[in-house]
Context: one part of a larger RNA
């Protein structure tokens, strides 16, 4: 390389959009590049394979045939691929009619709670722990009542509920806005799928500039514990957590499971729609499309398990793996303000 693989053994890119490229629905007609068939030329000799012969045999040598699977020219075939032309509607999209949703972004508003400040009542403790101490308090704390300030997060509802490509999204309300779904079948007529590079998005932490800072809390300080305790526990506490703008680009970014399409027993929940039957209302039953769970059969699997949301049966395209350590290291390159990220070896060793 081929092959075989990628839930857990090595291996699915964090996610999307998409240029090139790959692959691509139904039917008709033309062409003949791929494809198939015939003919001709060529495919040196030797070697190779088969048959025969010569050295006593063999090696070796000689003769004949085959092969040389290729290339070129030419004559045909037209199923498939391709291509051209004009069609089709089942894939895909648009329109129209609907309902669902923490989808996004910007503004406004709200209540509970913590903390702080002011004032009142009130007096000796509070706080904390396994037990304590550090800490706070007679300069009046804790508790309680009233008023005020400020920041952050939104109890109940809340649900293997919903939405989003992923990261993720949860008080109420307004404006703007994306997507999915159901029904209909008016329109377009293969417009599809995947996608190397590329572009965009991307939790937390971290970085830059300027704000903000209630609570929490790396670092740090103190008190305990302990043989020690650079920890676990306690009292404090700064970055940070929050906002704006700009970087970073990584995660057990997980379903450890790439995307798309088709097919292959069922049962039972739940969620968003549609249709039908029964029904006074409430509701019950049947059916259908989309999502999301559990159980389970065929099949698959090393087993665990998966099982119409496949890890089954097939097809297309991309990514990735090829013993452990060395090592996601070194060097080089690209990116970054930095931290570092991306790409990514070898010697040696088992």
């Nucleotide at each position: 390389c081929u092959g075989g693989g990628u839930g857990u053994a090595a291996a699915g890119g964090g996610a999307g959009c998409g240029c090139a490229g790959g692959c691509g629905g139904c039917a008709u007609g033309g062409c003949a590049a791929g494809u198939c068939a015939g003919a001709u030329g060529u495919g040196a000799a030797a070697g190779c394979c088969c048959g025969g012969g010569g050295c006593u045999c063999a090696a070796c040598c000689c003769c004949g045939g085959g092969a040389c699977u290729g290339c070129a020219u030419u004559u045909g075939a037209a199923a498939c691929u391709g291509u051209c032309a004009g069609g089709c509607u089942g894939g895909a999209g648009u329109g129209c009619a609907g309902g669902a949703g923490a989808g996004g972004c910007a503004g406004g508003c709200g209540g509970a709670a913590u903390u702080c400040c002011u004032a009142g009542u009130g007096u000796a403790g509070c706080g904390g722990u396994g037990a304590a101490a550090u800490g706070c308090g007679u300069a009046g704390a804790u508790a309680u009542u009233a008023g005020g300030a400020g920041g952050a997060a939104c109890a109940c509802c809340a649900g293997u509920g919903g939405c989003g490509a992923a990261g993720g999204c949860g008080g109420c309300u307004u404006a703007c806005u994306g997507g999915a779904c159901u029904g209909u079948a008016a329109c377009u007529g293969a417009c599809g799928u995947u996608g190397a590079g590329g572009c965009u998005c991307g939790a937390a932490a971290g970085c830059g500039u300027g704000g903000g800072g209630a609570g929490c809390a790396a670092a740090c300080a103190g008190g305990a514990u302990u043989a020690g305790a650079u920890a676990c526990c306690c009292u404090g506490g700064u970055a940070g957590u929050c906002c704006a703008c700009g970087c970073c680009g990584u995660a057990a970014a997980c379903g450890a499971u790439g995307a798309u399409u088709a097919c292959u027993a069922g049962g039972u929940g739940u969620u968003g729609g549609g249709g039908g039957a029964c029904c006074a209302a409430g509701g019950u039953c049947c059916u259908u499309c989309g999502g999301u769970g559990c159980c389970g059969g065929c099949g698959c699997a090393a087993a665990c398990g998966c099982a119409u949301u496949a890890a089954g049966u097939a097809a297309u395209c991309c990514a990735c793996c090829u013993g452990g350590g060395g090592a996601g290291u070194a060097c080089g390159u690209u990116c970054g303000c930095a931290a570092g990220a991306a790409u990514g070896a070898a010697a040696c060793u088992c």